[in-house]
């Protein structure tokens, strides 16, 4: 230094305000939010240094993750469920600048939900730190 078990704690944001209407945070019009690894032309720092380190850096570029089936049930396999364009700069942009878009799982509901409610005091990609062993 790498690795295997095993324990602990961490591990999601959101309808101001307005229309219509018996009835809507569900439509209309505005408002708002963006989990977790991975990339990376991003930005800072540090080092006597022109290149390395360290920190950060995408909702919509890969890839997980909340549902629901099957199964040999701490596993494992299918299904389901979204989304980017112009401009600009430059040898290169799927990530920078700049502008205009566009997206959101199951149920539930007086009327159609990214934001309400509820499964959920669940579960979870992972994240941090321990602890035993092996090399």
């Nucleotide at each position: 230094u790498a690795u295997a078990u095993c324990c602990u704690u961490c591990g999601g944001g959101g309808u101001c305000g307005g229309g219509u209407g018996a009835a809507a945070u569900u439509c209309c019009c505005a408002a708002u939010c963006g989990g977790c690894g991975g990339u990376g032309a991003u930005g800072a720092a540090g080092c006597a240094a022109u290149g390395c380190u360290u920190c950060u850096a995408a909702g919509c570029c890969c890839g997980c993750g909340a549902g629901c089936u099957c199964u040999u049930u701490u596993g494992g396999a299918g299904c389901a469920g979204g989304a980017u364009u112009u401009g600009g700069u430059g040898a290169g942009a799927a990530u920078c600048c700049a502008a205009a878009g566009c997206c959101g799982a199951c149920a539930g509901u007086g009327a159609a939900a990214g934001u309400c409610u509820g499964g959920a005091u669940g579960g979870g990609a992972g994240a941090a730190g321990g602890a035993u062993g092996g090399u």
A computed fold for a 135-nucleotide RNA from Ureibacillus thermosphaericus, annotated as FMN riboswitch aptamer (RFN element). The prediction has a mean pLDDT of 78. Rfam family: FMN riboswitch aptamer (RFN element). Rfam links the family to the GO term FMN binding. A reference for the family is Vitreschak et al. (2002), "Regulation of riboflavin biosynthesis and transport genes in bacteria by transcriptional and translational attenuation", Nucleic Acids Res.